[in-house]
Context: one part of a larger RNA
RNA sequence: GGGUGAACGCUGGCGGCGUGGAUAAGGCAUGCAAGUCGAGAGGGUUUAGACCCUCGGCAAACGGGUUAGUAACGCGUAGGCAAGUUACCCCAUACACGGAGAUAACCCCGCGAAAGCGGGAAUAAUAUCCGAUAGUCCCAGCAUUUUCUUUGUGUUAUAAAAUUGAAUUUUUAACAUAAAGAAAAUGUUGGGUAAAACUUUUGUGGUAUGGGAGACGCCUGCGUCCUAUCAGCUUGUUGGUGAGGUAAUGGCUCACCAAGGCUAUGACGGGUAGGGGGUGUGAGAGCAUGAUCCCCAACACCGGAACUUAGACACUGUCCGGACACCUACGGGUGGCUGCAGUCGAGAAUCUUCCGCAAUGGGCGAAAGCCUGACGGAGCGACGCCGCGUGGAGGAAGAAGGCCUUCGGGUUGUAAACUUCUUUUCUGAGGGACGAAGCGCCUUUUGGCGUCUGACGGUACCUCAGGAAUAAGGGGCUGCUAAUCACGUGCCAGCAGCAGCGGUAAUACGUGAGCCCCAAGCGUUACCC
Numbered sequence: 001g002g003g004u005g006a007a008c009g010c011u012g013g014c015g016g017c018g019u020g021g022a023u024a025a026g027g028c029a030u031g032c033a034a035g036u037c038g039a040g041a042g043g044g045u046u047u048a049g050a051c052c053c054u055c056g057g058c059a060a061a062c063g064g065g066u067u068a069g070u071a072a073c074g075c076g077u078a079g080g081c082a083a084g085u086u087a088c089c090c091c092a093u094a095c096a097c098g099g100a101g102a103u104a105a106c107c108c109c110g111c112g113a114a115a116g117c118g119g120g121a122a123u124a125a126u127a128u129c130c131g132a133u134a135g136u137c138c139c140a141g142c143a144u145u146u147u148c149u150u151u152g153u154g155u156u157a158u159a160a161a162a163u164u165g166a167a168u169u170u171u172u173a174a175c176a177u178a179a180a181g182a183a184a185a186u187g188u189u190g191g192g193u194a195a196a197a198c199u200u201u202u203g204u205g206g207u208a209u210g211g212g213a214g215a216c217g218c219c220u221g222c223g224u225c226c227u228a229u230c231a232g233c234u235u236g237u238u239g240g241u242g243a244g245g246u247a248a249u250g251g252c253u254c255a256c257c258a259a260g261g262c263u264a265u266g267a268c269g270g271g272u273a274g275g276g277g278g279u280g281u282g283a284g285a286g287c288a289u290g291a292u293c294c295c296c297a298a299c300a301c302c303g304g305a306a307c308u309u310a311g312a313c314a315c316u317g318u319c320c321g322g323a324c325a326c327c328u329a330c331g332g333g334u335g336g337c338u339g340c341a342g343u344c345g346a347g348a349a350u351c352u353u354c355c356g357c358a359a360u361g362g363g364c365g366a367a368a369g370c371c372u373g374a375c376g377g378a379g380c381g382a383c384g385c386c387g388c389g390u391g392g393a394g395g396a397a398g399a400a401g402g403c404c405u406u407c408g409g410g411u412u413g414u415a416a417a418c419u420u421c422u423u424u425u426c427u428g429a430g431g432g433a434c435g436a437a438g439c440g441c442c443u444u445u446u447g448g449c450g451u452c453u454g455a456c457g458g459u460a461c462c463u464c465a466g467g468a469a470u471a472a473g474g475g476g477c478u479g480c481u482a483a484u485c486a487c488g489u490g491c492c493a494g495c496a497g498c499a500g501c502g503g504u505a506a507u508a509c510g511u512g513a514g515c516c517c518c519a520a521g522c523g524u525u526a527c528c529c
């Protein structure tokens, strides 16, 4: 000098765009934050429109938050999976036949303070089950082809070693041939596995297989902080065989066998820490850093576990243990803001219990539409950056007042007053958006016609009127370092980044005047280069 998610002191006119719990991953009142479908079904209520309950489907694994843990294939980068999975979406091919038994809501009865639970009876489905059909699906066998590996033989070539007078022997590479094993493809035989309808005149669905897109899982090379006052670590440990398990490889797990594996190129231990794109600084190399935005990971009161599912070991799902809090009729129950607001606490310190689904995006739905604290907006904070203003011109050898003075004067100072002009801004009045694309109908089409939809917002913006009207401070002035005098004080009171000032003439303390530097900010503190 530059920078900051800053804080503190003094001060403070406006706008735009950003940004704002860095500490206690401490505790949380209240409201909202994930539903939707009647064009998959059954029932109840209702005059109708419609609404409600239950079964069922899809979604709830996204979106949103946080950085506690993690020094790790966690992340980054480059590859691999002949060791894999994939709902919804797209493309293609083929198919969808016949039957069956339940169950919830509802009704009846009962228990409980509640949360909720039990028994009986009836019924439906794109819920569930059984059978049929079956190929380029799955499993097993056989045959053929291809590729790879190992072994034997032969030929050629090369190099090295040993021996020798030379021969010779061994190793390596290529080719040919034979055998064995593995994998893939093709053919064939046997066995196994599917389906669901709804709506209306056209669509949406269902099953199987193959391909695509996107997504995910796993493996590997390299990179990724400090510490040796941590030097040895390890028994599922390292490898093998077999089995189990998984979508899939694998000590992932288990049985048996072998005794291995890692380590001064720092194992093991300890400390610290989410990683990256980036950000700050710097001429660069580098150093520091990882807020906001994007990608990845991890977490969801603490610990553990699985269920469902295409996908979770699941923030507002389930179960168990624990701490905490709440309700209770004392028998028993309920809860989880590291979602958006908000509250207490701790702290130097960080916002509204706001508006709207109009736009963008997401879920469901054929659609209308419903839901969406994602998101779009508004509010608060000079927290930051940028822009604008607080007036312009004229106006005295220069008013008054203040300060200084060598008492002559100097300075504040064109500054003010005064004259004139302007109206950004301000106040009042009037007008007033873009953001809206879609949708419906017609149509061969680039089209044509019609109607409705705006939270922000009566905002931005435009026009008119009025009047200089509404708007300047902070720090400094001994040297470094731009800017000085007077008075007060008297090693006192005090200043101070360093050197140092102050003990009676202090340009260094305090006050005043003047001046200097920045300016809606200016200084201080903390931290980084």
Stems, first nucleotide, its partner, number of pairs: 001529004006525005013388006019381002026344003030341003035058003040055006065299003074224008084216003089212007097131004107120005137192021159171004197204002225271003232262003237259008274296004278289004301322005324335004352378001354377003360374001361372004391421004401412004426466006435456001438452001439450004473518005478499003484513005494501002